[in-house]
RNA sequence: GCCGAGGUAGUUCAGCGGUAGAACGCCACGCUCAUAACGUGGAGGCUGUGGGUUCGACACCCAUCCUCGGCA
Numbered sequence: 001g002c003c004g005a006g007g008u009a010g011u012u013c014a015g016c017g018g019u020a021g022a023a024c025g026c027c028a029c030g031c032u033c034a035u036a037a038c039g040u041g042g043a044g045g046c047u048g049u050g051g052g053u054u055c056g057a058c059a060c061c062c063a064u065c066c067u068c069g070g071c072a
Base pairs, nucleotide, nucleotide: 001071002070003069004068005067006066007065010024011023012022013021018055026042027041028040029039030038048064049063050062051061052060
């Protein structure tokens, strides 16, 4: 330098056009002599960044930044 994959909650990942979810973690409560486990509830992200298309975008298009893999 070229090609490809990826960037969504603290972490690991879903979500292929209709106002973003799960698991684990965290907080509270219940249970227990107590801890863990278990049960119930809760907080937390506007989706790497900037534009565009669309009535509507995490999703499609363009640019750009970062990570990983391959080639040279």